[in-house]
Context: one part of a larger RNA
Molecule: small-subunit ribosomal RNA, central domain
Organism: metagenome
């Protein structure tokens, strides 16, 4: 490279935005760049391929024909791609209202109650804690409880849900303020403005890291008591970083639906969260229908299966990533980034 794959065997980039690239909607005219035919030119000999003929045969070699799948010139076609021009409204987006409308989406601030701890005071006395049992721990210098008061952090029980919002990572007590996206109805306007997306930017749990604060609880390391042959574990007492907050780094995770993004096509059924029409009724939600989301099943198909099944792994198509037999090895080594821990890119020799 050609075929060929990416849910579990190797393989979807952590996650979105957007450059260049690639792909592009109906309709009419022109064009004739790709494209399609016909002629002409050249495509060197040798090579090659068919036919014959010469060395006794072959190898080799001589003719003679084909090829040279190309390249250029000119004559034409005009469907389809391009390109130019003119329109379209079915994808796309304003816009407005009205609106309406849901919601743990983001950042900031206000203030809240339960609970753990510690503190100071009271009431009270021998025990608490702890575990298979214990022991290490704490307690007459008065603990445990229990009553009142105050301190300080950090996380919101119930409500909750197969819920709900977010690009993903995440996002939950309550209240205000800014702020982001979504979803439906209706009109009205723009006229392909679109998918996709290499570099590139941004954002990205948790642990770390650097700089300041700050510490209730819980807890890597570290004592110490157990267990056990041994315990560097599990169990139980303490316990430092950390975990909280603010600034700036770091960029990685089973960052998972192990399943890239768009579009359009293809039986149902229940269940749900949230707009919206109709009708009914009597104001409640019934029942239907349109849409947007999130669960269970399931027909056709697809798959080695297992399963997936309108939220596809089904049928298509455009456009990125990626995969190529196990180790070695995500190591080495350059390079790039970071303060560092390291990330990123990413081999080989062996060897089976």
């Nucleotide at each position: 490279u050609u075929g060929g794959g990416c849910g579990u065997a190797a393989a979807g980039g952590g996650u979105a935005c957007g450059u260049a690239g690639g792909c592009g909607g109906c309709u009419u005219u022109a064009u004739a760049a790709g494209u399609c035919a016909g002629a002409g030119g050249u495509g060197a000999a040798a090579u090659c391929c068919c036919g014959a003929g010469g060395c006794u045969c072959a190898a080799c070699u001589u003719c003679g024909g084909g090829g040279c799948u190309g390249c250029c010139u000119u004559u034409g076609a005009a469907a389809c791609u391009g390109u130019a021009a003119a329109g379209c409204u079915a994808g796309a987006g304003u816009u407005a209202u009205u609106u309406a409308u849901a919601u743990a989406g983001g950042u900031g601030g206000u203030a809240g109650g339960a609970a753990u701890u510690c503190c100071u005071a009271g009431u009270g006395u021998a025990g608490g804690a702890g575990u298979g049992a214990a022991a290490u721990c704490u307690g007459u210098a008065g603990a445990u409880a229990u009553u009142a008061g105050g301190a300080g952090g950090a996380a919101c029980a119930c409500c909750a849900a197969u819920g709900g919002c977010g690009a993903a990572g995440g996002c939950a007590a309550a209240c205000c303020a800014c702020u982001g996206g979504g979803u439906a109805a209706u009109a009205a306007c723009u006229g392909a403005c679109g998918c996709u997306g290499a570099g590139g930017u941004a954002c990205g749990a948790a642990a770390g890291c650097c700089g300041g604060g700050g510490g209730a609880g819980c807890a890597a390391a570290a004592g110490g008591g157990a267990u056990u042959a041994g315990a560097g574990a599990c169990c139980c007492c303490u316990g430092u970083a950390g975990u909280c907050c603010c600034g700036g780094c770091u960029g990685u995770a089973a960052a998972c639906u192990u399943u890239g993004c768009a579009u359009a096509c293809u039986a149902g059924u229940u269940c749900u969260a949230u707009g919206g029409g109709c009708a009914g009724u009597u104001u409640c939600u019934u029942g239907u229908c349109c849409g947007u989301g999130g669960a269970a099943c399931g027909u056709a198909g697809c798959u080695a299966a297992c399963g997936c099944g309108u939220u596809a792994a089904g049928u298509a198509u455009g456009c990125c990533g990626c995969c190529u037999g196990g180790g070695g090895a995500g190591u080495a080594u350059g390079c790039a980034c970071g303060c560092a821990a390291g990330u990123g890119u990413g081999a080989a020799a062996c060897u089976c």